[in-house]
RNA sequence: GGGCCGGUCGUCUAGACUGGUAGGAUGGGUCCUUGGCAUGGAUCAGAUCGUGGGUUCAAAUCCCACCCGGUCCA
Repeated sequence: GGGCCGGUCGUCUAGACUGGUAGGAUGGGUCCUUGGCAUGGAUCAGAUCGUGGGUUCAAAUCCCACCCGGUCCA
């Protein structure tokens, strides 16, 4: 230098092919349960989806460039 894979709540991840309310687990707050803790249950908050631009009524998703990580080739 080139090919491919990946970047999404604090953490781990689904969703991308087929554009239309961003979901789950774990962690966190409050409450219930206990003499107290743990477990369990209920409920709430938490991601403008790596950055910038384009297409579109509408973009995590399609297109372009770039950044970061991994891997292969040279």
The RNA shown here (transfer RNA) has 74 nucleotides and comes from a Nitrososphaerota archaeon. Rfam family: tRNA. Gene Ontology term of the family: triplet codon-amino acid adaptor activity. Rfam classes the family as a transfer RNA. Taxonomically the source falls in Nitrososphaerota (Archaea, Thermoproteati). The RNAcentral record of the sequence draws on ENA.